[in-house]
Predicted 3D model of a 73-nucleotide RNA (transfer RNA) from a Fidelibacterota bacterium. Its mean pLDDT, the model's own confidence on a scale to 100, is 81. The same sequence occurs in records of 3 taxa. Rfam family: tRNA. Rfam classes the family as a transfer RNA. About the family: Transfer RNA (tRNA) molecules are approximately 80 nucleotides in length. Taxonomically the source falls in Fidelibacterota (Bacteria, Pseudomonadati).
RNA sequence: AGGAGUGUAGUUCAAUUGGUAGAGCGUCGGCCUCCAAAGCCGAAAGUUGAGGGUUCGAGUCCUUCCACUCCUG
Numbered sequence: 001a002g003g004a005g006u007g008u009a010g011u012u013c014a015a016u017u018g019g020u021a022g023a024g025c026g027u028c029g030g031c032c033u034c035c036a037a038a039g040c041c042g043a044a045a046g047u048u049g050a051g052g053g054u055u056c057g058a059g060u061c062c063u064u065c066c067a068c069u070c071c072u073g
Stems, first nucleotide, its partner, number of pairs: 001072007010025004019056001027043005049065005
């Protein structure tokens, strides 16, 4: 320099053909217990890496940039 991939909750990852952004773990509260663990119930936590475009509607499609990984030279 050229090419490919990944980026979503604290973390690991989903999200079907573009149509309400979710789960596990963790965190917090409650129940249970002599106390804890386990179990059960509930809650909080998101500018979907950033900007722009297409669309009635974008995590998803197009485009530019950023970070990281891989390949080629």